This is a predicted structure of a 114-nucleotide RNA (SAM riboswitch aptamer (S box leader)) from Bhargavaea sp. CC-171006. The organism belongs to Bhargavaea, within Bacteria. Its mean pLDDT, the model's own confidence on a scale to 100, is 86. It matches the Rfam family "SAM riboswitch aptamer (S box leader)". Rfam's curators write: The SAM riboswitch is found upstream of a number of genes which code for proteins involved in methionine or cysteine biosynthesis in Gram-positive bacteria.
[in-house]
């Protein structure tokens, strides 16, 4: 890097150092010289996986919108900030244009495996 499987409505920021872009991609639409993006430090959350706790349940085990922050690894502007493909359903100036809902796709994050 690639594959497979899980989840994505919820939560959590100060400070220093840099300096012009950032929100993966495209389009809104936001952030941002009152300093964003990045980087470190120090805190913070608790999403996965281990531990350990507590509840149910078993022969074994296995759950659970439990807890907890030790250890991994993650996040900490906006639902993945919305929409992108398809489909049903409303409304309409009727133009696949608007809204809602469902499902994908793409992304992101763990876990396994190549």
């Nucleotide at each position: 890097u690639u594959c497979u499987u899980a989840u994505c409505a919820a939560g959590a920021g100060a400070g220093a150092c840099c300096g012009a872009g950032g929100g993966a991609c495209a389009g809104g639409c936001c952030c941002u010289a009152g300093g964003a993006c990045g980087u470190c430090u120090c805190g913070g959350c608790a999403g996965c996986g281990g531990a350990c706790c507590c509840c149910a349940u078993u022969c074994a085990u296995u759950g659970g919108c439990g807890g907890c922050a030790c250890c991994g690894u993650g996040c900490u502007a906006a639902u993945u900030c919305c929409u992108g493909c398809a489909g049903a359903u409303g409304c309409c100036u009727c133009g696949c244009g608007c809204a809602u809902c469902u499902g994908g796709a793409a992304g992101a994050u763990g876990a396994g495996a190549a």